[in-house]
Model confidence (mean pLDDT): 83 of 100. Predicted 3D model of a 72-nucleotide RNA (transfer RNA) from a Patescibacteria group bacterium. Its Rfam family is "tRNA". By type it is a transfer RNA.
């Protein structure tokens, strides 16, 4: 210095151009003698940054950062 994969509510992951959702955790409330479980509702992400394409970009280009790996 070269090659691949990756970055997304607190956590683990989904979305391949048309308002960003899944499980878990988190808060209220139902249930229950009561806790767990379960059943409803809620907050919390401007999508790693910055320009570009485009009417519309988490998604497609460049660039530049941070982690895995692989090679040397």
């Nucleotide at each position: 210095c070269g090659c691949g994969g990756g970055g997304u509510g607190g956590a683990g992951c989904a979305g391949u151009g048309g308002u960003a959702g899944c499980u878990c955790g988190c808060g209220a409330g139902g249930c229950c003698c009561a806790u767990a479980a379960c059943c409803u509702c809620g907050a919390g992400g401007u999508c790693g940054g910055c320009g570009g394409u485009u009417c519309g970009a988490a998604u497609c280009c460049g660039c530049c950062c941070c982690c895995c790996g692989c090679a040397a």